[in-house]
Molecule: transfer RNA
Organism: Bradymonadaceae bacterium
RNA sequence: GUCCCCGUCGUCUAGCCUGGUCCAGGACACUGGCUUUUCAAGCCAGCGACGCCGGUUCGAAUCCGGCCGGGGACG
Repeated sequence: GUCCCCGUCGUCUAGCCUGGUCCAGGACACUGGCUUUUCAAGCCAGCGACGCCGGUUCGAAUCCGGCCGGGGACG
C1' cells in the first nucleotide's frame, strides 16, 4: 500500500442479509423493593448501548460513502 472481518448498555450477546410492527431484546453485574432472624437463592421493578461524520429515504442500528479504532491475509 491492497484486500477481508469486526465496532451495539459496565461486560457478553441478538437484531443488520430482508429499513417501519421497537421507548433497540436477552444474560450477568449494579441499585431498590418483597420474602428471610440474617445471608444466599427466588420474585418484582429500575438502571443503561447502536464508534464518528455525511448521503439515500416519508423513515436508517440496518443501505451507500468517507474517517477513526481493533484483528487478519498478501506484498